[in-house]
Context: one part of a larger RNA
RNA sequence: CUGGGCGUAAAGGGUGCGUAGGCGGCAUUAUAAGUUAAGGGUGAAAUCCCGGGGCUCAACCCCGGAACUGCUCUUAAAACUGUAGAGCUAGAGAUAGUCAGAGGCGGGUAGAAUUCCUAGUGUAGAGGUGAAAUUCGUAGAUAUUAGGAGGAAUACCGGCGGCGAAGGCGGCCCGCUGGGGCUUAUCUGACGCUAAGGCACGAAAGCAUGGGGAGCAAACGGGAUUAGAUACCCCGGUAGUCCAUGCCGUAAACGAUGAAUACCAGCCGUUUGAAAAAUCGACCUUUCAAGUGGCGCAGCUAACGCGAUGAGUAUUCCGCCUGGGAAGUACGGUCGCAAGACUAAAACUC
Numbered sequence: 001c002u003g004g005g006c007g008u009a010a011a012g013g014g015u016g017c018g019u020a021g022g023c024g025g026c027a028u029u030a031u032a033a034g035u036u037a038a039g040g041g042u043g044a045a046a047u048c049c050c051g052g053g054g055c056u057c058a059a060c061c062c063c064g065g066a067a068c069u070g071c072u073c074u075u076a077a078a079a080c081u082g083u084a085g086a087g088c089u090a091g092a093g094a095u096a097g098u099c100a101g102a103g104g105c106g107g108g109u110a111g112a113a114u115u116c117c118u119a120g121u122g123u124a125g126a127g128g129u130g131a132a133a134u135u136c137g138u139a140g141a142u143a144u145u146a147g148g149a150g151g152a153a154u155a156c157c158g159g160c161g162g163c164g165a166a167g168g169c170g171g172c173c174c175g176c177u178g179g180g181g182c183u184u185a186u187c188u189g190a191c192g193c194u195a196a197g198g199c200a201c202g203a204a205a206g207c208a209u210g211g212g213g214a215g216c217a218a219a220c221g222g223g224a225u226u227a228g229a230u231a232c233c234c235c236g237g238u239a240g241u242c243c244a245u246g247c248c249g250u251a252a253a254c255g256a257u258g259a260a261u262a263c264c265a266g267c268c269g270u271u272u273g274a275a276a277a278a279u280c281g282a283c284c285u286u287u288c289a290a291g292u293g294g295c296g297c298a299g300c301u302a303a304c305g306c307g308a309u310g311a312g313u314a315u316u317c318c319g320c321c322u323g324g325g326a327a328g329u330a331c332g333g334u335c336g337c338a339a340g341a342c343u344a345a346a347a348c349u350c
Stems, first nucleotide, its partner, number of pairs: 003322004007304002012318001014201004021194003025088002028085004033081002035077008049065006091191001092188004096183004103177007110154001115149007125136002162169002206247006215241002220236004258317006266295011299306002323350003332343004
């Protein structure tokens, strides 16, 4: 390389948009580049293979045949692929109506709670734990009442509920804005799928500058525990957590399962929409579509399990794997303020 694979054994890129490339619906006409057939030319010799022969055999040598799977030309075919022309509507998109939603960004606002401050009542304890102590408190704590300040997060509703490409998104109101579902026709007429590079987004932590800082809390200090205790438990507590702007670009970024299309038993929930039946109406019932769950036939799987949301049956395109360690390391390169990220070996060893 061929091949075989990628849920858990090595292996799906964190996610999207999209360039090149690869692949591409139905029917028709032309063409003949690919394709197929026949024929011509060429494909040096030697070598390889087959048959025969010569050195006593063999190696070796000689003769003949085949082969040289290729290239090229001519003629012919027109199914498939390509190309060109003119079409179609089942893919895709648009329009109209309608609907659900923590989708995003900005602004405003509400109540509960924690903490702190001021004042009142009130007196000796309060905290905390397995038990304690550190700690707070007669300079009046804890408790309780009233007022105030400030920051962060939004109980109940809340749901294997919803939305988003993923990361993720949850009080309420307003403004701007993205995507999606359903229904019915109308319009465009293959405009599609995938996607190397590329670009964009990307939890937490971390970094830079400036704010903010209630609670929580790495580091750190103290009290316990213990043989020790650089921990688990307790009392404190700084970065950080929050905001603005810029960087970082990684996660068990997981469904450990790339995207798209078609086909392949059923049953039971749930969300959204539409329709039918029934009804005074709403529910209930039935059907369809799009999601989201639980079982399960066939089939698949080493098994576990998966099973129309496939890990089934097929096709297209991309990414990735090829014994363990050394190692996701060294070196080099690119990026980054840094931390580091990405790309990525070998010696040696089992």